[in-house]
RNA sequence: CGGGGCGUAGCGCAGUGGCUAGCGCACUCGCUUGGGGUGCGAGGGGUCGGAGGUUCAAUUCCUCUCGCCCCGACCA
Numbered sequence: 001c002g003g004g005g006c007g008u009a010g011c012g013c014a015g016u017g018g019c020u021a022g023c024g025c026a027c028u029c030g031c032u033u034g035g036g037g038u039g040c041g042a043g044g045g046g047u048c049g050g051a052g053g054u055u056c057a058a059u060u061c062c063u064c065u066c067g068c069c070c071c072g073a074c075c076a
Base pairs, nucleotide, nucleotide: 001072002071003070004069005068006067007066010025011024012023013022018056027043028042029041030040031039049065050064051063052062053061
């Protein structure tokens, strides 16, 4: 320098144009227990890495950019 993958809740991930953006774990509260754990129920938490564009509508498509990883090239 070139190519590719990933970035979505505290953590791990799903969602690949249209329902109010979901699941597991974690967290909070309640029930259960003499108490804890387990179990059951409920709840909080996201401007989907950033900016711009296309579209009636973007997490999703396009461009630029940032971070991480992989491959190749160059130098030595």